[in-house]
Molecule: small-subunit ribosomal RNA
Organism: uncultured prokaryote
C1' cells in the first nucleotide's frame, strides 16, 4: 500500500484493453462579479520596420562654438555685425576605466559538457583589502583644429601646428626574476619551502584641495608642510578563473572491430600552466564484448510531477554550470574574449547607390510579419535594490521596481438573511385520489461584504528625493439593489420519469444502446456533482506485482536452446593464522541558495512572504572493530579424481558369416482362370498364368526370444562371429588434496526428408499413368510405377528433436514391482539389508485446476537459456551460413477486445454400453393407380373473407356457407349511431294492423290500443321521439407486448429442494453402483439423511358375489289372459345405492435369507385384471388479439352501422384424408333371428329401428346380373326462396376401374378386419365427427438394423447448442506495408584541385620620429630596432571523382489486414465421416 468493468451458458486462472486519482507554461466549447499572489511563443536558433537596452570621467589633455543676457554699430524695426558676461558649458577628439558584468536562447554537445568529491609540488587573477619600498631625470611625436585633394555616400589621402596620467631613453632597486653556491625541513623522490654568499637583469605620472611664506592695486610666482585621488615595485589575502583525476550521467549489436599524431619515449617549440598541444627522430603501440567505433536522440543539475516506497516521467518560471549570438573560419585588444548591441575574411539574405561602391544582424525590452491549437503593452520610473564611470555632484541602466492585457493557475470573498402553507399560480408526472418543483416564490422583516458615490489618506525614506498612486486602508452614503453557470443521471459512478424518433437520426472512455412501449439518441420536468467556473482534447505518473531490486514467471495458459564438451565470467567443502579491500561503528569536511518537511512570525484569513530548525538517504578524509565474503600463507579429507579386483549391457566403428521370406530366372507337374474389392474394373493368363516341385540369381530386413527389460548425452541402438573402442555399476584401498559446479560467445554430435559424386536396386513407394467412387474426385480404394529408401564420401542442421519438465547439490512418510552388483542369516532358495538404475500407487507439501509427489511440478542454494495480449509474423529488410532447398538472427505500420489454460453443466457425435416403445421383425388390412366426396396449395376472380404450415397445417377452426351465418365484393342508404351510461325538452306506452313508392334498407300516409308505484306533488320508475356533448363501434394491426385456453415431446420417468459433506469455484453428492420393475418401482450398498412435484394408489366404468329397494322392470312356483294382460310374489334378469372381493396373500423353485421373477393351487378375475379420466420441471418467442379478456397503435359521414344481389361452391393442375369398387369368401332375389348406446317432456311400457351372419334359388369369370360415375327425363321434402348452390325417390344412361411403381400407414384380443345402428348441431343437407353393439382372426424367433425415447460413460474448437462451428482460393471496396527500372534531397567518408582573412616562419632591394655612433651639424650618413611588400606551410568556403548511409517519389508487382447477408467446395472441431498434428 483500496479497487472496478470486459473473454464464458456458468466457473477458476492466465492475460491484455478500459475506467475512477493527481499534475500541466496548455488548447478548445459554453459561461463569466471582485480581489490578492504567481505565470504567459512549448511551433520557424524563421525574417525583422521603428524606438530604446553601455556608457562615463574636464579633479588626465589640447582645442573650444551656437543659442541666451548686457553694451555698441548698421539699418529693411526685427534682422545682421562687434565686445563683455554666462562659462571654459555642450558636441567632437587624445587619454583612463567599463564594454568579458547584467539581459536572451536551447541550435550544437553523449563530452571531464554537467553533478559530486579530490589534485594543481603544473597556473593566472584588473578593480578591492593588507604589509613594505618608491614616485628621480630627460626626449621625440601624434589626433583634434587649419589648409589642399578624392568620393554619390560610407569614408579616405596629403601638408603644416600642438598637449597629456598617451609614447620613449637614462638613473635608482627594499624587493622580484635567472644562474652559481651554503644549510635545514618536507616529500608523490621528482621536486617544494626556508636559508648563506655572489653575478646578471628589472619600475614609476601625475591630478586636485588646504595651510604657511613672498609679492601685487587687483593678482601672480616660487619654495615648504599636509589631506584626498592616482602611478610603480614586492609579499600576503580575498574574489574570479584555467588545467587535471576517481565515480555517476541516453538508445541501437539488424553498428564488431576502431585508430597513424594514432599509443609511448627523447630533443625542441608554444602556453599563465601540464600535456602529441605542435614539431623532428625512435619504438609499434593504444581502445574494445565491463560494448570501442558508427548511427539516432538530447543542454546538464538543484529541482518539478507522480508514487506507500523503490522507482517512473520531466528539466517552463527561480537558482548554479556549460554552450551559442545570421552561417562558417580567424585573430586583435585586454587582467579577463577568440567578444550578442567589437574587428576581419568567405557565404546566404535584406537595404542604399550617381553602378564605381557601401550598410546590416532583436536567441536584449516593447513591437511587426510568418508559422501555429496557442502565449501579453511599440507603458511609467530610476523613488527603492543592484551595476558602470566619477573625488563628488551627477550621468547611464527595457537589470530592476511598478503599472497594462489574459479565469492561464493557486488562494480568498460575494451573488443575500430571518419569518413565511391558501402547500398560490404555472410546469411536469399521475393508479385521476394525488404527488413534485416547494419555504422555493410572492408577502413581510433585517443587513450592506463586494460594487457604486463622496470625504480623509499611509508604510515603503535616512535630513532631502515616491514611478506605483490619491493606490492600500479608514469613515460616511446608496438600494436587495449590479453579480450563476457548466457537466452528468444504463453499469463502472452519485443521480429517473414523460414525450418524440424507430438499426433512422444519433450516442459511445470500456462493456455496449437505437429494428414502435429507449432510465443509453433528441427535448422537457425532476435529480446528482462541481462552482466563477465547468466540461472536452492532449501529455506524464499512478492504479500496472502489466519488465516484478523491493515484487512475476517458463509440464498443459507466452516461455527450457535438440544434446553435449568447454573459454571468459559467476558461484564454490573443513581447520588455523595474517591482512583489512568489501562490511560495520564513531568523528571531521562537504553536500550553494531557493524548493519539500517541522516550529514560529508578517500581510484581516489563505495563497504568498520572512526567521530558525531538520533534512539533503551522496562523496571524501580519518579512527576503530574483524564475525562473514575477498586476498595471502599453511594444513585436512566428507566434494572431485585415482589405483586394484569383479560385473551387466540392441553403446560405437570395421570385417566376415547365416537362415526364413518376397521378387525374378531356368526346368518339371498341371489347366483355365488368377488377382483385387464394399462391389468392380484396369492388370496377368491357352505364347500355359495362379497353384505346386526342384535348382539358381540378387538386394534389403533380421520372426520367435521381447519385457512401462537393457545401453547411450541426445538423435538413437535388436540375426551370429570377430578385431578395435567409449561410458557405467559394485566391492576394497595405506594415493592426490578442492583439482569442483554452471557456462555468454565457441566447438562437436544431431531422426526423417532433401542435395552433390560414384555404386546398388529385391520389396516398398512421393511424382506420374490407368481403373473405380463421386455432382465433381487433380483424394481416400485398386492395378502399375520413377526418384528415393541401401552402400561409400561430402553437405544440410531441422522435427510434437516431448517427460511439451535446463544442468548440478542438499533436505523432506511410505508400500508394491522390475534390472545390475554386494552383504548377512540359514532352511540352498528364501528372508532381511545396502548401492546404482527403471516403473506403479500414495502422505506431507504444492498447483488455476488437471496433476506432481525421494526419478518433484515439494523446501532451499548456484549458474545458464527463455517469456511479457491476439493477429500481422517466425514474416519483410539487413547480416551470417548453405551448391540449392533453405536455415539462423529478427522488426514495424496496421488491426482486434479479446486470443488462451484447466475444470463444470448441457447439447451433439456417420463414439461406446444397458434398456424401452406396433420402432423394426412376424402377421392382418390399407394408402399410393380408378371414379367420387372433402380439405389444402396453386391459378382465376369485383370477391373467391380470415386463420392453421414437418411430425404437432391439410373430413383442421366449420357439432353442418342457398338468404341468414359472413368477417369478403358490387351497389344503395345512416352518422351520438344497431348496442351502454349521463344531460335537456317533449310524449305516454310498448305493441298490432293496412295502403303506396322502392331491389330492399327506408320513406310517406292511415287505423287501433293507452304502463306501473306512491307520501297524490308533473313525485319516482319505465318506455318512446328530438337535440347537444362526453362517447359508442371496429372479425382493423401487433399471439414477437399479454392473460386464459390448447397442441407437442409424452403417460416418457423423469424434474427438484432442505440440511449435511466434498470442491477456491461453476458445481458435485443425494439421483451414481449391484440387482429388479411398466415406473427415480422396490431391495441392498454408499457422505449422505430426509422431503416435494411426477409414477403408483385414491376417482369413473366393465367383469363376480352379497345386501337394500321392487315400479313403469322380472315370472321359478300358484291362478289368469290373445298378450306379464291381470291377481300374487320379488327367487331370477335388470335397474341403482351400499358393501365384499386380488394382496405375490398361500405352496414350490430361483435369487444375497432382500426386492423380485418363474411355476402351481384356489378363484368370476392373478401378478398395474380390461378401458378411461388424470399430463411433473420444462421445450418449441409452437397455436390462437377471428371464442373471450386485454396493453399499445390506428379509423371516427368510416376500417363504424343498415340493406339487396353476388362470393366463400370458380378449375389446365398438385397434395392430404376418406367413401365406393375392381368381384364368386361375391352380386341379385326371397326367407330370416338376435343388439346395445341414444333420442322422443317421463328410470325400463310404447315409438324411432337393424345389418352382416344363416338358409333357398339364380348368376359362372365376362368390363359381366361386377362397378356405379356421368348425363337426360319425371317427382318428393324442407324452406320467403333450391338458377348460381340442397337432400332424397323413380325411369333411362352405364365412364374409369381386372388389386395398383417408388414409397408409405394402422393394428398385439373381444384387438385388427368386417356389419349395421344411434346422437349432436340442424328448416333442410354426412362418405365427416362422437358413440353403440353384432360376427370375430393371424402373428410376435428376437433386438442386428430404421425411427423415437430413458440412464451411464466418452470426445468436443458446439452453448442461437450439428439446421452448430468453421477453412482456403476467387470476385468487389478501402487501408497500411515489402520489392521495384529509375529519380530527388540530406548526412558522411576517401582522393585530388583551389587557397580569402589570419597568426607563424622566411625574406625584406621599398619605407621609417625617439635609442647609439660618426663627422662636413644636415630635410646628413651608418647602426640597432621596426613597417609595407613578397614567398612558404597550415587552413574556411568552393570544386571534381568515387563510395557509404538515411529519407521522399515511383509504372508495375507480392503477400497482409478490414469489410450483415457474393462464388466454389467442405479442410478442422465427434472415430468430423481417410484420427489429428509437427518437420
Nucleotide at each position: 500500500u483500496a479497487g472496478a468493468g470486459u473473454u464464458u451458458g456458468a466457473u477458476c486462472c492466465u492475460g491484455g484493453c478500459u475506467c475512477a486519482g493527481a499534475a500541466c507554461g496548455a488548447a478548445c466549447g459554453c459561461u463569466g462579479g471582485c480581489g490578492g499572489c504567481g505565470u504567459g511563443c512549448c511551433u520557424a536558433a524563421c525574417a525583422c520596420a521603428u524606438g530604446c537596452a553601455a556608457g562615463u570621467c574636464g579633479a588626465a589633455c589640447g582645442a573650444g562654438a551656437a543659442a541666451c543676457u548686457c553694451c555698441g554699430g548698421g539699418c529693411u524695426u526685427g534682422c545682421u555685425c562687434g565686445g563683455a558676461g554666462a562659462a571654459g558649458u555642450a558636441c567632437a577628439g587624445u587619454g583612463g576605466c567599463g564594454c568579458a558584468c547584467g539581459g536572451g536562447u536551447g541550435a550544437g554537445u553523449a563530452a571531464c559538457g554537467c553533478g559530486u568529491g579530490g589534485g594543481u609540488a603544473a597556473c593566472c587573477u584588473a578593480c578591492c583589502c593588507u604589509u613594505g619600498a618608491a614616485u628621480c631625470u630627460g626626449g621625440g611625436a601624434u589626433a583634434a583644429c587649419c589648409c589642399c585633394g578624392c568620393g554619390a555616400a560610407a569614408g579616405c589621402g596629403g601638408g603644416a601646428c600642438u598637449a597629456a596620467u598617451a609614447c620613449c631613453g637614462g638613473a635608482u632597486a627594499c624587493g622580484g626574476u635567472u644562474c652559481c653556491u651554503u644549510a635545514a625541513g618536507c616529500c608523490u623522490c621528482g621536486g617544494c619551502u626556508u636559508u648563506u654568499g655572489g653575478a646578471a637583469u628589472u619600475a614609476a605620472a601625475g591630478g586636485u584641495g588646504a595651510c604657511c611664506u613672498c609679492u601685487u592695486c587687483a593678482u601672480g610666482a616660487a619654495a615648504g608642510u599636509u589631506g584626498c585621488c592616482g602611478u610603480u615595485u614586492a609579499g600576503g589575502g580575498a574574489c574570479g578563473g584555467g588545467c587535471u583525476c576517481g565515480c555517476g550521467u541516453a538508445c541501437c549489436a539488424u553498428u564488431a572491430g576502431c585508430u597513424u599524431g594514432u599509443u609511448g619515449g627523447u630533443g625542441g617549440g608554444g602556453u599563465a600552466a601540464u600535456g602529441g598541444c605542435c614539431u623532428a627522430c625512435c619504438a609499434a603501440g593504444u581502445c574494445u564484448a565491463c560494448g570501442a567505433u558508427c548511427u539516432u536522440u538530447a543542454g546538464c543539475u538543484g529541482g518539478u510531477u507522480u508514487g506507500a516506497g523503490a522507482g517512473g516521467a520531466u528539466g517552463a518560471u527561480c537558482a548554479g554550470c556549460a554552450a551559442c549570438a545570421c552561417u562558417g573560419g580567424g585573430a586583435c585588444u585586454g587582467a579577463g574574449a577568440c567578444a550578442c548591441g567589437g574587428c576581419u575574411c568567405a557565404g546566404a539574405c535584406u537595404c542604399c547607390u550617381a553602378c564605381g561602391g557601401g550598410a546590416g544582424g532583436c536567441a536584449g525590452c516593447a513591437g511587426u510579419g510568418a508559422g501555429g491549437a496557442a502565449u501579453a503593452u511599440u507603458g511609467c520610473a530610476c523613488a527603492a535594490u543592484g551595476g558602470g564611470g566619477g573625488a563628488a555632484a551627477c550621468c547611464c541602466u527595457g537589470a530592476u521596481g511598478c503599472a497594462g492585457c489574459c479565469a492561464u493557475g493557486c488562494c480568498g470573498c460575494g451573488u443575500g438573511u430571518a419569518u413565511g402553507a391558501a402547500g398560490a399560480a404555472g410546469g411536469c408526472c399521475u393508479u385521476a385520489g394525488g404527488g413534485u418543483c416547494g419555504u422555493a416564490a410572492a408577502a413581510c422583516u433585517c443587513u450592506u461584504u463586494c460594487g457604486c458615490c463622496a470625504g480623509a489618506g499611509a508604510u515603503g525614506a535616512u535630513a532631502a528625493u515616491g514611478a506605483c498612486a490619491g493606490u492600500a486602508u479608514c469613515u460616511g452614503g446608496u438600494a436587495a439593489a449590479g453579480a450563476a453557470a457548466c457537466c452528468c443521471c444504463g453499469g463502472c459512478u452519485a443521480a429517473c420519469u414523460c414525450c418524440g424518433u424507430g438499426c433512422c437520426a444519433g450516442c459511445a472512455g470500456c462493456c455496449g444502446c437505437g429494428g414502435u412501449a429507449a432510465u443509453a439518441c433528441g427535448g422537457a420536468g425532476g435529480g446528482g456533482g462541481u462552482u466563477a467556473g465547468c466540461g472536452u482534447u492532449g501529455u506524464u505518473c499512478g492504479g500496472a506485482a502489466u519488465u516484478a531490486c523491493u515484487g512475476g514467471g517458463c509440464g498443459u495458459a507466452a516461455a527450457g536452446c535438440g544434446c553435449a564438451c568447454g573459454u571468459a565470467g559467476g558461484c564454490g567443502g573443513a581447520c588455523u593464522g595474517a591482512u583489512c579491500a568489501g562490511u560495520u561503528a564513531g568523528a571531521g569536511g562537504u553536500g550553494a541558495a531557493a524548493u519539500c518537511c517541522c516550529a514560529g512570525g508578517g500581510c484581516u484569513c489563505a495563497a504568498c512572504c520572512c526567521u530558525g530548525g531538520a533534512a539533503c538517504u551522496g562523496c571524501c578524509u580519518u579512527u576503530a572493530a574483524u564475525a562473514c565474503u575477498g586476498u595471502c600463507a599453511g594444513u585436512c579429507u566428507a566434494g572431485a579424481g585415482a589405483u586394484c579386483g569383479a560385473g551387466a549391457g540392441a553403446g560405437g566403428u570395421g570385417a566376415g558369416u547365416g537362415g526364413a521370406a518376397u521378387u525374378c530366372c531356368u526346368a518339371g507337374u498341371g489347366u483355365a482362370g488368377a488377382g483385387g474389392u464394399g462391389a468392380a474394373a484396369u492388370u496377368c493368363g491357352u505364347a500355359g498364368a495362379u497353384a505346386u516341385u526342384a535348382g539358381g540369381a540378387g538386394g534389403a530386413a533380421c520372426a520367435c526370444c521381447a519385457g512401462u527389460g537393457g545401453c547411450g548425452a541426445a538423435g538413437g541402438c535388436g540375426a551370429c562371429u570377430u578385431a578395435c573402442u567409449g561410458g557405467c555399476u559394485c566391492a576394497a584401498u595405506a594415493c592426490u588434496g578442492a583439482c569442483g559446479c554452471u557456462g555468454a560467445g565457441g566447438u562437436g554430435c544431431g531422426a526423417a526428408a532433401g542435395c552433390g559424386u560414384g555404386g546398388g536396386g529385391a520389396g516398398c513407394a512421393a511424382a506420374c499413368a490407368g481403373g473405380a467412387u463421386u455432382a465433381g474426385a487433380u483424394a481416400c480404394c485398386c492395378u502399375g510405377g520413377u526418384a528415393g529408401u541401401c552402400c561409400a564420401c561430402g553437405c544440410c542442421g531441422u522435427a510434437a528433436a516431448c517427460g511439451a519438465u535446463g544442468a548440478g547439490a542438499g533436505c523432506u512418510a511410505g508400500u508394491c514391482g522390475u534390472c545390475g552388483g554386494g552383504u548377512a542369516g540359514c532352511a540352498u532358495g528364501c528372508u532381511a539389508u545396502u548401492c546404482g538404475g527403471u516403473g506403479a500407487c500414495g502422505c506431507a507439501g504444492u498447483u488455476a485446476a488437471c496433476g506432481c509427489a525421494u526419478u518433484a511440478a515439494g523446501c532451499u542454494c548456484u549458474c545458464c537459456g527463455c517469456c511479457u495480449g491476439g493477429g500481422g509474423a517466425g514474416u519483410a529488410c539487413g547480416g551470417u551460413c548453405g551448391c540449392a532447398a533453405g536455415a539462423u538472427u529478427a522488426a514495424a505500420a496496421c488491426u482486434c477486445a479479446a486470443a488462451g489454460g484447466a475444470a463444470u453443466u448441457g447439447a451433439c457425435g456417420g463414439g461406446g454400453g444397458c434398456c424401452c416403445g406396433c420402432a423394426c421383425a412376424a402377421g392382418c388390412g390399407g394408402u399410393g393407380g380408378a371414379g367420387c366426396a372433402u380439405g389444402u396449395g396453386g391459378u382465376u376472380u369485383a370477391a373467391u373473407u380470415c386463420g392453421a404450415a414437418g411430425c404437432a397445417a391439410c373430413g383442421c377452426g366449420c357439432a353442418g356457407a342457398a338468404c341468414c351465418u359472413u368477417a369478403c365484393c358490387a351497389u344503395c342508404c345512416u352518422u351520438u349511431g344497431a348496442c351502454a351510461u349521463a344531460c335537456u325538452c317533449g310524449u305516454c306506452g310498448c305493441g298490432g294492423a293496412u295502403u303506396c313508392a322502392g331491389a330492399g334498407a327506408u320513406g310517406a300516409a292511415u287505423c287501433u290500443u293507452u304502463c306501473a308505484g306512491c307520501u297524490a306533488g308533473g313525485c319516482u320508475g319505465g318506455a318512446c321521439g328530438a337535440g347537444a356533448u362526453a362517447c359508442a363501434g371496429g372479425u382493423g394491426c401487433u399471439g414477437c407486448a399479454u392473460g386464459g385456453c390448447u397442441g407437442u415431446c409424452g403417460u416418457c420417468a423423469g424434474c427438484u429442494c432442505g440440511u449435511g459433506u466434498c470442491g477456491u469455484g461453476a458445481g458435485a453428492u443425494g439421483u451414481u453402483c449391484g440387482g429388479u420393475u411398466a415406473a427415480g418401482u422396490c431391495c441392498g450398498g454408499c457422505a449422505a439423511c430426509g422431503a416435494g412435484c411426477g409414477c403408483a394408489a385414491c376417482c369413473c366404468u366393465c367383469g363376480c358375489c352379497u345386501u337394500u329397494a321392487g315400479u313403469u322392470g322380472c315370472c321359478a312356483g300358484c291362478a289368469u289372459u290373445c298378450a306379464g294382460u291381470u291377481g300374487g310374489g320379488c327367487a331370477c334378469u335388470c335397474u341403482a345405492g351400499a358393501g365384499g372381493a386380488a394382496c405375490c396373500g398361500c405352496c414350490g423353485g430361483u435369487g444375497a435369507u432382500a426386492a423380485g421373477c418363474c411355476g402351481g393351487a384356489g378363484g368370476a378375475a392373478g401378478g398395474u385384471g380390461g378401458g378411461g379420466a388424470u399430463g411433473a420441471c420444462g421445450u418449441c418467442a409452437a397455436g390462437u388479439c377471428c371464442u373471450c379478456a386485454u396493453g399499445g397503435c390506428c379509423c371516427u359521414u368510416a376500417c363504424a352501422g343498415g340493406a339487396u344481389g353476388g362470393g366463400c361452391u370458380a378449375c389446365a393442375c398438385a397434395c392430404g384424408u376418406g367413401c365406393u369398387a375392381c368381384a364368386a369368401u361375391g352380386g341379385u332375389a326371397g326367407u330370416g333371428a338376435c343388439a346395445a348406446u341414444g333420442g322422443g317432456u317421463u328410470a325400463a311400457u310404447c315409438c324411432c329401428a337393424a345389418a352382416a351372419a344363416a338358409c333357398u334359388a339364380u348368376c359362372u369369370c365376362a368390363g359381366u346380373u361386377c362397378g356405379g360415375a356421368u348425363u337426360g327425363g319425371g317427382g318428393u321434402c324442407u324452406g320467403c326462396a333450391a338458377c348460381u348452390c340442397g337432400a332424397c325417390c323413380c325411369c333411362a344412361u352405364g365412364a374409369a376401374g381386372u388389386u395398383g411403381g417408388a414409397a408409405u400407414c394402422g393394428c398385439u384380443a373381444g384387438u385388427a378386419a368386417u356389419c349395421g345402428c344411434g346422437u349432436a348441431a340442424c328448416a333442410g343437407c354426412a362418405u365427416g365427427a362422437c358413440g353403440c353393439g353384432g360376427u370375430g382372426a393371424a402373428u410376435a424367433c428376437g433386438u442386428u438394423c430404421c425411427c423415437g425415447g430413458g440412464c451411464c460413460u466418452u470426445g468436443u474448437a458446439c452453448a442461437c447448442a450439428c439446421c452448430g462451428c468453421c477453412c482456403g482460393u476467387c470476385a468487389c471496396a478501402c487501408c497500411a506495408u515489402g520489392g521495384g527500372a529509375a529519380u530527388u534531397g540530406g548526412u558522411u567518408c576517401u582522393a585530388c584541385c583551389c587557397g580569402a582573412a589570419g597568426g607563424u616562419g622566411g625574406u625584406g632591394c621599398g619605407c621609417c620620429a625617439a635609442c647609439c655612433g660618426g663627422c662636413u651639424u644636415g630635410u646628413c650618413c651608418g647602426g640597432a630596432g621596426g613597417c609595407a611588400g613578397c614567398c612558404a606551410a597550415c587552413c574556411a568556403c568552393g570544386g571534381u571523382a568515387g563510395g557509404a548511409u538515411c529519407a521522399g517519389u515511383g509504372a508495375c508487382u507480392g503477400g497482409g489486414g478490414u469489410g450483415a447477408a457474393g462464388u466454389c467446395g467442405u479442410a478442422a472441431c465427434a472415430a468430423g465421416g481417410u484420427a489429428g498434428c509437427c518437420g